[in-house]
RNA sequence: UCGACACCCCGCCACCUCCGCCGCAAGACGGAUUCGGAAAGCCACAGGUCUUGCUAAGCCAAGACAGCUGGGUUGCCUGC
Numbered sequence: 001u002c003g004a005c006a007c008c009c010c011g012c013c014a015c016c017u018c019c020g021c022c023g024c025a026a027g028a029c030g031g032a033u034u035c036g037g038a039a040a041g042c043c044a045c046a047g048g049u050c051u052u053g054c055u056a057a058g059c060c061a062a063g064a065c066a067g068c069u070g071g072g073u074u075g076c077c078u079g080c
Base pairs, nucleotide, nucleotide: 012037013036017032018031019030020029022027035067041073042072043071045070046069047068048065049064050063051062052061053060
């Protein structure tokens, strides 16, 4: 230098469902579980969906969803 072979992560989060608990509810939290995710870490700013109230309806208000989309922001691994 060429060829062949081996290695190419360790790990992380966690749907639905069930149980407990909080909430009018959407849903959150904890445990079991593991559909999936390379940001399925965080943020409610914009849109969207959902809940509650008001209304003839709409508008509006308050809330929920970050595992709906966009955006913001912080990280991990490998190669170049």
Molecule: c-di-GMP-I riboswitch aptamer
Organism: Methylococcaceae bacterium